This is a predicted structure of a 75-nucleotide RNA (transfer RNA) from a Chloroflexota bacterium. The coordinates come from a structure-prediction model, not an experiment, and the mean pLDDT is 83. It was read from a public genome assembly. Rfam family: tRNA. It is annotated as a transfer RNA.
RNA sequence: GGCCCCAUCGUCCAGCGGUUAGGACGUAGCCCUUUCAAGGCUAAGACUGGAGUUCGAUUCUCCAUGGGGCUACCA
Numbered sequence: 001g002g003c004c005c006c007a008u009c010g011u012c013c014a015g016c017g018g019u020u021a022g023g024a025c026g027u028a029g030c031c032c033u034u035u036c037a038a039g040g041c042u043a044a045g046a047c048u049g050g051a052g053u054u055c056g057a058u059u060c061u062c063c064a065u066g067g068g069g070c071u072a073c074c075a
Stems, first nucleotide, its partner, number of pairs: 001071007010025004018055001027043005048064005
């Protein structure tokens, strides 16, 4: 240099054109408990940026950015 893959709550993982963007862990509050842990309930918390297609894009296409993998050349 070429090709391929990935980017979503603090972390890990769902989502396959119309979702209130969901789950687990973690965090906060309440309950329970003599206390702590465990357990129960509740809450907050995210779509990398831009453009395009579409009535409608987190989802499809292109570019960029970042990360990962394979490979070629030089030496």